[in-house]
RNA sequence: GCCCCCAAAGCAUUGUGGUGAUGCAGCGGUUUUGUAAACCGCAGAGCUUGGUUCGAUUCCGAGUGGGGGCA
Numbered sequence: 001g002c003c004c005c006c007a008a009a010g011c012a013u014u015g016u017g018g019u020g021a022u023g024c025a026g027c028g029g030u031u032u033u034g035u036a037a038a039c040c041g042c043a044g045a046g047c048u049u050g051g052u053u054c055g056a057u058u059c060c061g062a063g064u065g066g067g068g069g070c071a
Base pairs, nucleotide, nucleotide: 001070002069003068004067005066006065007064010024011023012022013021018054026042027041028040029039030038047063048062049061050060051059
């Protein structure tokens, strides 16, 4: 320098045009002599910017960051 892949909650992932879901973690409660476990509840997210569309996490372009391959 060229090519490919990825970017979503603290972490790991589902969803692929129509109000963003789950597990673990966090917080509160029930239970216990106490802790853990179990159960119930709560909060928490789309890398940036443009375009297409009635509508974009999803499709397209550019950029940024990360990973891989070739030279």

The prediction has a mean pLDDT of 84. A computed fold for a 71-nucleotide RNA from a Steroidobacteraceae bacterium, annotated as transfer RNA. Rfam family: tRNA. About the family: Transfer RNA (tRNA) molecules are approximately 80 nucleotides in length. The sequence is in RNAcentral, with records from ENA and MGnify.